[in-house]
About this RNA: c-di-GMP-I riboswitch aptamer, 90 nucleotides, folded computationally. Its mean pLDDT, the model's own confidence on a scale to 100, is 86.
RNA sequence: AUUUGAUAAAGGCAAACUUAUUGAAAAAUGAGGACGCAAAGCUAUGGGUCUAAGGGAAUGAGUAUUUCCUAUGAUUGCCAGGUUGCCAAU
Numbered sequence: 001a002u003u004u005g006a007u008a009a010a011g012g013c014a015a016a017c018u019u020a021u022u023g024a025a026a027a028a029u030g031a032g033g034a035c036g037c038a039a040a041g042c043u044a045u046g047g048g049u050c051u052a053a054g055g056g057a058a059u060g061a062g063u064a065u066u067u068c069c070u071a072u073g074a075u076u077g078c079c080a081g082g083u084u085g086c087c088a089a090u
Stems, first nucleotide, its partner, number of pairs: 003089003012037002017032006035077001041083003045080003048075003054070005
């Protein structure tokens, strides 16, 4: 430096769920907890997915109500790209 990931080993992360806080929501963060993870480290660049406060449209007598559209919100533990890296084998 390349490739690979053992029923090895050191260390790491932490789903669901519970709880507190924040948020319109999706969701995030802290604590508890482990389903899993060899990048489940970092990064919303492309695709996907979730949400729809605000905005737009329709409805409507109506500034009420209801429905639809919309990301500028979220997700890297959905996939790809970018980037950095532990241990071991080679």